[in-house]
Context: one part of a larger RNA
RNA sequence: UUGGGUUUAAAGGGUGCGUAGGCGGAUGAUUAAGUCAGUGGUGAAAGCCCACAGCUCAACUGUGGAACUGCCAUUGAUACUGGUUAUCUUGAGUAUAGAUGAGGCAGGCGGAAUUUACGAUGUAGCGGUGAAAUGCAUAGAUAUCGUAAAGAACACCUAUAGCGAAGGCAGCUUGCUAAACUAUAACUGACGCUGAGGCACGAAAGCAUGGGGAGCGAACAGGAUUAGAUACCCUGGUAGUCCAUGCCGUAAACGAUGAUUACUCGAUGUUGGCGAUAGACAGUCAGCGUCCAAGCGAAAGCGUUAAGUAAUCCACCUGGGGAGUACGCUCGCAAGAGUGAAACUC
Numbered sequence: 001u002u003g004g005g006u007u008u009a010a011a012g013g014g015u016g017c018g019u020a021g022g023c024g025g026a027u028g029a030u031u032a033a034g035u036c037a038g039u040g041g042u043g044a045a046a047g048c049c050c051a052c053a054g055c056u057c058a059a060c061u062g063u064g065g066a067a068c069u070g071c072c073a074u075u076g077a078u079a080c081u082g083g084u085u086a087u088c089u090u091g092a093g094u095a096u097a098g099a100u101g102a103g104g105c106a107g108g109c110g111g112a113a114u115u116u117a118c119g120a121u122g123u124a125g126c127g128g129u130g131a132a133a134u135g136c137a138u139a140g141a142u143a144u145c146g147u148a149a150a151g152a153a154c155a156c157c158u159a160u161a162g163c164g165a166a167g168g169c170a171g172c173u174u175g176c177u178a179a180a181c182u183a184u185a186a187c188u189g190a191c192g193c194u195g196a197g198g199c200a201c202g203a204a205a206g207c208a209u210g211g212g213g214a215g216c217g218a219a220c221a222g223g224a225u226u227a228g229a230u231a232c233c234c235u236g237g238u239a240g241u242c243c244a245u246g247c248c249g250u251a252a253a254c255g256a257u258g259a260u261u262a263c264u265c266g267a268u269g270u271u272g273g274c275g276a277u278a279g280a281c282a283g284u285c286a287g288c289g290u291c292c293a294a295g296c297g298a299a300a301g302c303g304u305u306a307a308g309u310a311a312u313c314c315a316c317c318u319g320g321g322g323a324g325u326a327c328g329c330u331c332g333c334a335a336g337a338g339u340g341a342a343a344c345u346c
Base pairs, nucleotide, nucleotide: 004317005316006315007300008299012314014201015200016199017198021194022193023192025088026087027086028085029084030083031082033081034080035077036076037075038074039073040072041071042070049065050064051063052062053061054060091191092188093187094186095184096183097182098181100179103177104176105175106174107173108172109171110154114150115149116148117147118146119145120144121143125136126135162169163168206247207246208245209244210243211242215241216240220236221235222234223233258313259312260311261310262309263308266291267290268289269288270287271286272285273284274283295302296301319346320345321344328339329338330337331336
C1' cells in the first nucleotide's frame, strides 16, 4: 500500500530465448462485446439523509420525500477500444551487393622466456632482505656456452580501440560457424514490444573420474620480524591452476543505472561503412568516448549511449538488528544454492 520509489539513501532479476498474459502502426467497410444515452422492471421493511408533525423540550416515535451509486430486459448512438473483413508501407523481417572485428568451436604450426637433464668452460661462493637467516654449493653450485625434454602463457603491435546477450574474448594459420553494420528499396505485409512460470548460457573457487604438472602457489614446514606474530618479508612446498567429460549456478555477475519505442541545443575525438567533390572543408548511417544547453537531481552529478519529456511490459523496495538466519519444500555427490519467516529488541 500510494497520484511514492529503485546510480550512490531500502530497491533492476547475472544474461539471453521464449509460453501464458498485458500492450500494440496507417486507411476503408461491417458488427455493436466494452463505452454512452433513453425507457421499463427490480433494488423488502427498519436504519442513514431531508422536510413536516406527536409526546412541555430532547432522546424517542409517526408521515412524506429523497436515496439505495447496483442488477436485468429493451430501444438507440458509433468517436474510442474489441471482433470480422479488405487494403497500405513507415514498424518488423527477407533478398542482392559490400565490408568489419581478441565473436564461437575444432585442428595444425611458431618463437622468446622459465625449469629440469646431459655435456663443456670455470672456482668459491650463490641466493635472499630494511638487515638477516633458513636454503643451495668443493659429491663443483651461481655465472657463460651447447644439446635435449616438458608444461603453461602469448612481449612488441595494444589504443581513450574492436567483438560478444551477459559471463567473457588476444601468437600465427586452416576448416566449420554465428552476428551486428552499410547501400539498394526488389520481396512479405504489422508478421511487433515486453515477458510471470519454463528452457539455455553463465568468471573464479569448489566437486567427481581419468590424464598432465614447467612456473606460480591456499594448506603445511622452516627462517626472520615482534611483547606475541597461528600475519605482512624470505626459503621450500601439497591441493589447485592446464586438458577431456560430467556437476556446481554463485560474484562489487557493476554503468552499483531492466527491455523496447518516440521526442528534446551544440562542440570535439575516434571505429566501420556510404555517397560526392577539388579526393580540402563539410554531409550521412551505425557504434565507442570527452565537454556542455534546456531539463532533471538532496547533492555528487546525468545530460540524443539521460538519471530529461512521455508510453508499454517485466523485476524489485517499504526503519535498524534478529537474518539472508530458523523451519518446510525443491535442486545438488558434497560444499551448498534457491525460496524465506517469527519471537524478541532499539
Small-subunit ribosomal RNA, central domain from marine bacterium JK1007, 346 nucleotides, folded computationally.
Model confidence (mean pLDDT): 86 of 100.
It matches the Rfam family "Bacterial small subunit ribosomal RNA". Gene Ontology terms of the family: ribosome and structural constituent of ribosome.